[in-house]
Predicted 3D model of a 134-nucleotide RNA (FMN riboswitch aptamer (RFN element)) from a Clostridia bacterium. Of the family's consensus pairs, 97% are formed in the model.

């Protein structure tokens, strides 16, 4: 220091001010949020350094994968969304400006990302402990 078991702990956020209407946090106009793992030149922090170079860390809702939901003893299988344009550059759908777009499933006096549930549930995975054998 990695592999293998096993254990504990942790693991999801948002309706604002108005419109209309018998009736909507559900239309409407504005408001607001963004799970986990990859990647991630520049760009930020730390480290160390005379400089350069290096090392670690962080940075995507829409780029690859996964999660939530339904099937199934299990593998697994099925449903399910979304980004362009300028700019710098050798290199960006990841930075920098701008304008967009998007959201299970079942409920509701009316169509829901944000309200009530299943959910005090399950979970991508993350921390950390222990045993084993190299």
């Nucleotide at each position: 220091u990695g592999a293998u078991u096993u254990c504990u702990u942790c693991g999801g956020g948002g309706u604002u001010u108005g419109g209309u209407g018998u009736a909507a946090u559900u239309c409407c106009a504005u408001a607001c949020c963004g799970g986990c793992g990859g990647u991630g030149a520049u760009c930020u922090g730390c480290a160390a350094g005379a400089u350069u170079a290096u090392g670690c860390a962080g940075u995507a809702g829409u780029c690859c994968g996964c999660g939530a939901g339904c099937c199934g003893u299990a593998a697994g299988g099925c449903a399910g969304g979304a980004u362009u344009c300028g700019g710098u550059g050798a290199g960006a759908u990841u930075c920098c400006g701008a304008a967009a777009c998007c959201g299970a499933c079942a409920g509701u006096u009316a169509a829901a990302g944000u309200c009530u549930g299943g959910a005090g549930g399950g979970g991508a995975g993350a921390a950390g402990a222990a045993a084993u054998a190299a």